Model confidence (mean pLDDT): 81 of 100. A computed fold for a 73-nucleotide RNA from a Pseudobdellovibrionaceae bacterium, annotated as transfer RNA. The source organism's lineage runs through Bacteria, Pseudomonadati, Bdellovibrionota, Bdellovibrionia and Pseudobdellovibrionaceae.

RNA sequence: GGGGGCGUAGCUCAGCUGGGAGAGCACUAGCUUUGCAAGCUAGGGGUCAGGGGUUCGAUCCCCCUCGCCUCCA
Repeated sequence: GGGGGCGUAGCUCAGCUGGGAGAGCACUAGCUUUGCAAGCUAGGGGUCAGGGGUUCGAUCCCCCUCGCCUCCA
C1' cells in the first nucleotide's frame, strides 16, 4: 500500500427483509434482613465510531474518514 471483518448502554452482545433502539450483567431506589449477600419489584442511562448522500423514513443501503482485528505484499 491492497483485500476482508468489526465499531450499538459502564461491560458482553442481539437487532430477522429499511419503519418499536433492546437483552443479560452492572448502577440507583424500594421490599425482605440485626447487617451484608442472594432474591423480588420499579427506575435511570444511547451522537447506533464521525461526516455526507439516497429515501416519506437509515443501526441497516451508498461514499469518505478514524480506530481495532485478520490476510496478501